[in-house]
RNA sequence: AAGAGUUUGAUCAUGGCUCAGAUUGAACGCUGGCGGCAUGCCUUACACAUGCAAGUCGAGCGGUAGAGGGGCAACCCUCGAGAGUGGCGAACGGGUGAGUAAUGCAUCGGAACGUGCCCAGUCGUGGGGGAUAACACUUCGAAAGAAGUGCUAAUACCGCAUACGACCUGAGGGUGAAAGCGGGGGACCGCAAGGCCUCGUGCGAUUGGAGCGGCCGAUGUCAGAUUAGGUAGUUGGUGGGGUAAAGGCCCACCAAGCCGACGAUCUGUAGCUGGUCUGAGAGGACGACCAGCCACACUGGGACUGAGACACGGCCCACACUCCUACGGGAGGCAGCAGUGAGGAAUUUUCCGCAAUGGACGAAGGUCUGACGGAGCAAUCUCGCGUGGAGGAUGACACCUUUCGAGGCGUAAACUCCUUUUAUGAGGGAAGAAAUUUUGACGGUACCUCAGGAAUAAGGGGCGGCUAACUACGUGCCAGCAGCCGCGGUAAUACGUAGGCCCCAAGCAUUAUCCGAAAUUACUGGGCGUAAAGCGAUCGAAGGCGGUCCGCUAAGUCUGGUGUUAAAGCCCUCGGCUCAACCGAGGAAUCGUACUGGAAACUGAUAAACUAGAAGAAUGCAGAGGUGACUAGAAUUUCUAUUGUAGGGGUUAAAUCCGUAGAUAAUAGAAGGAACACCAAAAGCGAAGGCAUGCCACUGGGCAUUUCCUGACGCUGCGCGAUCGAAAGCGUGGGGAGCGAAACGGAUUAGAUACCCGUGUAGUCCACGCCCUAAACGAUGAAUACUCGGUGUAGGAGGGUUUCAAUCCCUUUCAGUGCCCAAGCUAACGCGUUAAGUAUUCCGCCUGGGGAGUACGGUCGCAAGAUUAAAACUCAAAGGAAUAGACGGGGAUCUACACAAGCGGUGGAGCAUCUGGUUUAAUUCGAUAAUAAGCGGGGAACCUUACCGGGGCUUGACAUCCUGAGAACUCUUUGGAAACAGAGAGGUGCCUUUAUGGAACUCAGUGACAGGUGCUGCAUGGUUGUCGUCAGCUCGUGCCUUGAGGUGUUCGGUUAAGUCCGUUAACGAGCGCAACCCUCGUCGUAUGUUGUUUUUUUCAUGCGAGACUGCCGGGUUCAACCCGGAGGAAGGUGAGGACGACGUCAAAUCAGCAUGGCCCUUAUGUCCCGGGCUACACAGGUGCUACAAUGGCCGGUACAAUGCGCAGCCAAGCCGUAAGGCGGAGCAAAUCGCACCAAAACCGGUCUCAGUUCGGAUUGAGGUCUGCAACUCGACCUCAUGAAGUUGGAAUCGCUAGUAAACGCAGAUCAGCAAUGCUGCGUUGAAUAUGUUCCUGGAUCUUGUACUCACCGCCCGUCAAAUCAUGAAAGGUGGGGGUGCCCUAAGUCGCGUUAUCUCUUCGGGGAGCGUGCCCAAGGUAAAACCACUGAUUGGGAUUAAGUCGUAACAAGGUAGCCGUA
Repeated sequence: AAGAGUUUGAUCAUGGCUCAGAUUGAACGCUGGCGGCAUGCCUUACACAUGCAAGUCGAGCGGUAGAGGGGCAACCCUCGAGAGUGGCGAACGGGUGAGUAAUGCAUCGGAACGUGCCCAGUCGUGGGGGAUAACACUUCGAAAGAAGUGCUAAUACCGCAUACGACCUGAGGGUGAAAGCGGGGGACCGCAAGGCCUCGUGCGAUUGGAGCGGCCGAUGUCAGAUUAGGUAGUUGGUGGGGUAAAGGCCCACCAAGCCGACGAUCUGUAGCUGGUCUGAGAGGACGACCAGCCACACUGGGACUGAGACACGGCCCACACUCCUACGGGAGGCAGCAGUGAGGAAUUUUCCGCAAUGGACGAAGGUCUGACGGAGCAAUCUCGCGUGGAGGAUGACACCUUUCGAGGCGUAAACUCCUUUUAUGAGGGAAGAAAUUUUGACGGUACCUCAGGAAUAAGGGGCGGCUAACUACGUGCCAGCAGCCGCGGUAAUACGUAGGCCCCAAGCAUUAUCCGAAAUUACUGGGCGUAAAGCGAUCGAAGGCGGUCCGCUAAGUCUGGUGUUAAAGCCCUCGGCUCAACCGAGGAAUCGUACUGGAAACUGAUAAACUAGAAGAAUGCAGAGGUGACUAGAAUUUCUAUUGUAGGGGUUAAAUCCGUAGAUAAUAGAAGGAACACCAAAAGCGAAGGCAUGCCACUGGGCAUUUCCUGACGCUGCGCGAUCGAAAGCGUGGGGAGCGAAACGGAUUAGAUACCCGUGUAGUCCACGCCCUAAACGAUGAAUACUCGGUGUAGGAGGGUUUCAAUCCCUUUCAGUGCCCAAGCUAACGCGUUAAGUAUUCCGCCUGGGGAGUACGGUCGCAAGAUUAAAACUCAAAGGAAUAGACGGGGAUCUACACAAGCGGUGGAGCAUCUGGUUUAAUUCGAUAAUAAGCGGGGAACCUUACCGGGGCUUGACAUCCUGAGAACUCUUUGGAAACAGAGAGGUGCCUUUAUGGAACUCAGUGACAGGUGCUGCAUGGUUGUCGUCAGCUCGUGCCUUGAGGUGUUCGGUUAAGUCCGUUAACGAGCGCAACCCUCGUCGUAUGUUGUUUUUUUCAUGCGAGACUGCCGGGUUCAACCCGGAGGAAGGUGAGGACGACGUCAAAUCAGCAUGGCCCUUAUGUCCCGGGCUACACAGGUGCUACAAUGGCCGGUACAAUGCGCAGCCAAGCCGUAAGGCGGAGCAAAUCGCACCAAAACCGGUCUCAGUUCGGAUUGAGGUCUGCAACUCGACCUCAUGAAGUUGGAAUCGCUAGUAAACGCAGAUCAGCAAUGCUGCGUUGAAUAUGUUCCUGGAUCUUGUACUCACCGCCCGUCAAAUCAUGAAAGGUGGGGGUGCCCUAAGUCGCGUUAUCUCUUCGGGGAGCGUGCCCAAGGUAAAACCACUGAUUGGGAUUAAGUCGUAACAAGGUAGCCGUA
C1' cells in the first nucleotide's frame, strides 16, 4: 500500500479500454472584493526602430575649454568639461540552450602545469638614451575616416650596471630586472625646484600560501541491429617540434596494430547535475524559477592583446541580411534591460533608484553599474481574510411542484437589536543606516488611532451508473449530449429550459502534460497444455550455472574507522513577519564513492586429494534405427492364345465409356511397375521428421549385470555456427502398373468452373542436387533431485516354488511404454513419479483485437518462396473454460388421427357467405401463418351506423351545480325532405312554515363543464386465442461447485400422467396430473301432477347403492405394475363435459366495458334526410346443391329427441294450385299450440344411362307476407325458362364407435329476412389400425455449437458506392553527412629577398615584397542516405436497410483445419 465501469442470457478467469487522485512557467470559457509571497516567450538560436546595460584613475603624463579669486602683466591659486598618452578593468556580472551522446556532465582519484588583483617572507628599486600621440599647419574624402610636415611628456619604449634567490649548463660557467608618485618635516645643503629624513603607495626579482584555472584516468550517463564491421595519424615505438603543461597535439622514420555483440561505426533525439512532479516503496517522467558546470553570441573561419579570450556590447576575412551614400565607398549584429514587428493557444513597463547587497576603477571624496533593490501589469501559482452577527411565523409574497389536501424555497426575507474585518475619509507614522556626522528609491508604504454606515464585495460546475445531488415542462433517433458504458423513435431523473438539490468557492469548469491507479514490462512483482506465448529437432566454440574434502588467498561478501558527498531544497526543532504561505538559525539525512583496519562461513582464484555426477573397459540382450545390394509370393493392369456370347461397367437413378472388328466372365502363359495381407499389439526403434516381405554386408544409438579404470572430465546453450528435417514443389537423367492436381466428357443443379461417374497429364517411384515449410502436436524446451498407491504391457537381472530339465507361476529390482487415482496444482477442463506437484540451473518466447506474419529494407533461394519484421489507421472489445437454454438435414427412448390402414370430403362447376384487391363521395372499423377470413356481427331496406353528401344546433342528444320565468302537458296551423323555425288555442295540479318557498318537469341565461366508435392494445386493467389437457414448472433445508449453477426432477422398471415402485446426497413441500363437480349408462328407494289402457312397466323429480386391480392364475426385483379369467349393467380413467401449471407469442381487443397520457371543443361533439356498408376484369377461405339408378319422380305406410310460445304459439272448420287468407277454441303450458310434429327408412309404380323425368343456376310473368317504406336492397308461392356440371391437376382436410357418413327437427338473433351460417337434438349407422421406417407437432436423457432477438440464428468473399490512412511507381523537389579533385580569403607558422622605407651598438633587426604547408566559404564529379511530392496502380479500414452466391458454426447438409501446388 483502497478501487470502480465495460466482452456474457448469466459465471469464472484472461485481457485491453475508460474513470475517481495528485501535478503545471500553462491556455481557453464564465465570473471576479482585499492583502502577502512567488512566477511570467515553453513557439522563430526569427528580424529588430529608440534609449540605456563598462568604465574609471589628474595621487603616471603632456596639457587644459570654462567659472571664481589674486596679480599692472606674464602668470599664479581653487573648482574643473572634453580629447589624447599611460595603467587597471573590459575573460566578471547579465542572457540563451542552437550545438554537443562526449573535447560535456556527475562522483571519486591523479601528475606533467599556469596564476593579475590578495596574504606571508627575502632581496632590490643605480645610471642613461631615442621617440610618439595630443597640439599646430597643410592635403584628400559626401561620409566613415585617412595622409603628410613640424613640436612635446611619462609609471609609454630601449639599452647599460647590479643578481641573494630564479633559469640554462658540457658543472668550468652563462643568461635575464626595475618607475615612479603623494603627504609631512627638526637640523644641514641648494638661487629655486628640490636634495635629505620619514610615512604611505607603487615598481622589479624570487620563495611559499590561498583562491581560481588548464590537463589526465576510473565508474556512471537516451533510443534504433530494418546501422555489423569501423579505423592510415589510424594503434604503438624512436627522435624532433610545439605548449604554461603530459600526450600523434604536430612532423620524419619504423612496426601493424587499435576499437567492436559487455554493441564499435552509423542514424535519430538531447545541454548535464543539485533537484522538481508523482509513487507505499522500488521506480517512472521532467531539468521553468534558484544554485554548480558546459556550450554559444547573425552564420562559418582565424588569430591579436592579455595573468586569463581565440573574447555577447574587441579585431581581420568570407557568405547572407538590413541601413546610409554625392555610387567612389562606408556602417551594423538585443540568446543584456525595457520595447517593436512576426510566429503562436500563450507570457509584463520603452518605470524608480544606486538608499541596501555585490562588482570595476581610484589613496580618497567619488564615478559607473537595466547586476541588484524596488514599484507597475497579469487570479498565473500558492497562503490568509472578507462579502456580516443574534433574534425573528405552524411559516408572508413571488416562483416551482401537487394525490388539490398540501409541499418546497424557508429563519431564508421583511422586521428588531448589534458589530465594523475589508473598502472609503481624516490624523499619526516606522524598522530597513552598517557600535559614528551624513545618506531611504520603496514611501507618507507597513503599522496605529478615529469617523460614518450592513454599508463596497459570489460565482462556476454538476445532479442515469461509475459519483455527492430529482422533479416539471418542451422536443420526438429531430435538435442535441457523451470520459467509458451509453441517452434521444410522444409519459427522457441522460437533450433544452425552470424550480429544487449537490460539490467547490474568488474562483469554478474544460483542454493539454506527466506520474499514479497499471502486478498493463512484473528487481521488489507476471506469465507460456487450451486465453498472447516452448525455436520442427539435434550437436556444439562463447556466455551463465555447477558434486565431496583439506590448505591458502581475500576479488565478491560482511563489519569498524577516516575523507568526501557545495549551498539551496526535502525532514526535525527553535525563531521573525498578527496567523499562514514566506523567511532566518541549528540539527539530522545524503543507501554513492575513495582510502584504511578486521572476519573467513558462503561464492570466486590457486594447490593437493576423493568417487556418489559423467565417461571408459568387460559380459550379455532386444529392436519396422540407418545405408547399400539381392530377393519371394498375392493382387491390379497390359499383351498373347483358347473357351464363350451379348452385354459389361457405373450410380440414389443415369449417362458418357468398353463391347458382334467378340467385350465382361473363364483357363493358360508372358511382361512390367509399385506396395508389402496374415503375423500386428494403447508392441518396438529413432533427436525429431519418421521406420514394416525376406536375406546378406557395413553401421549409429540404447538397456541390463559386473564394480576393473579415469577423476568433475558436468548441465544448458543466443547470434554468427554445423547437421537433419513429412508432404507438396524445383533442376538433370531414368522409370511409369495402379492412383491421380490440371484438362476433357457425362450427370446433378436455378447455376455447378464442385461433391458423384468415365477418361486422364504432371506427380507419385529411382539416382544426384535444391527447397526448409506443416495442426513439424503431448498444441506441454532441456537437465537434476524429491513426493501415496492400484493395474496392464515390452527389454534385462536376482530370488522363491515346481520340474529330470526347459517352461509356467509368485516375488524383488533397473530401465521403457499405457490406463485409473491420493496429496498438491489449475480459471476451469484437467495434470497427477512419463507432473501442468515441490525446488534449482540455463535457453527460447508473450504483452488487447484488426491492419499483418503484411509493407519497406536486409539475408538465403534457379524459381516458388522462406526468414527477420513495422507503422499509419480503426474497434471496445477479440479470445479461454465451464453453466443454463435454444437449435441440428446428431444419437437414444416415448407420444398424438402425426404417418400408415380405412371411410368421406376440399381443390374442378353453379350458388351462398367472408376476405384480399380494385372501384367509389362513401364502399366505416377491427381480425390477417398455424392461433384472420359463415370471425366481432346470435341476423346492415330506415334505425342499427361508427362511413359519405346535403341541411341544422353550440352549456349542447346525455350528467351535476347557479339564476330567472313557467306546472307538466294537450291540441290546431304555416314553411320545409326532415331536423327545425314560426303563429295560435286550451290547461293550472302536489307539499307545506303562504313565500323572491319546496319536489318533479319545460323554457331562457351564465360558466364550471358535458361529449368524442378521435390516437396510442408498444402506457394499462379485465377478458380471450395458442403451444396444450402437453406433463411439466418450482420452492425450503441440506449437500457439491471459486462461481453461474447443479443435486432433488437423474438412473432401472412402469403409467394416460414428475402415475407409482425400487435405487439414490438428498429429505420434504407447492402449482399442475388424478380425484372431488355435472350429464349419460344399471339397480334400489321415496313421491306420483298435467305422465301412465292396465301393472311390481315406462316416464318425471329427489335420495341412495354400485367399480376398488376388490377376487383367482401367470409374469416381474417378495415392488410398482402388466397379461389372462370369474362375477357384473358397467373393468382397469366405464363414456362425455366443465376444469387449462410456470410461462411463450410487446399474440388479440382503447369498437363490449373500464382506464393513464395526448388530441378536438360553432367540432373529431350532436340532430335530420338521402346514400353507402349489398359495388366487381380478378384472387383466396369456408360452405350448400349437384353431376345421378345404393338414384330421380309419383302414391302409400312407419318411428324421435331437444326446445319455444301472450305485441306470442295458434287448434277445429272454410277459401286459395300454393305462398297464404278468413276464423276464433285452447294455452303464461309434462295439461293448449308450434307439431295426428319429422326425414332418410319401408312397400308399390315409373324412368333405363341420356346433359336425361339428373342438375337446378339464370331470366320472364303473376302473386303472398312483414313493414312508414321492399328502387338501390327482403323472404316466400305459382307458371314458364333450364347455365355450368358426367366425380374434379398439383396439393390438401376431418374422423378410431353409437364415432365417421347419411337424414331431418328445434332454438337464439328477429317486424321481416338474405340461415346453405351457428348452437343444440335425435334417427339410420359403418370400415380400419400389421405397426412407428418416414412427414408434422410434442416430451425426457445425451451430444455438438462461433446461436441467446436463440436456425426466420449467426456469418464469409467478390462486385458496385462514399470516405480515410498507407505501400508501389516513370520521375520531380529539397536536405544533412561523407569522399575525390579544382580554386583558395583572412591568418599563424616556415622559407626566400633587400630594388624601396626605417632602426642600428653596423653584426643585423623590422616594415614591405615573393613563396610554401594547413585551411573557411565557393566550384565540380560520382555514389549512398533521408524527407516531401507523383499520372497510374495494389491491397487495407470504415460506412441501418445495394448485387451475386452460401464457404464456416450442428455430421452446417462433401467433417473441419494445417503446409504445398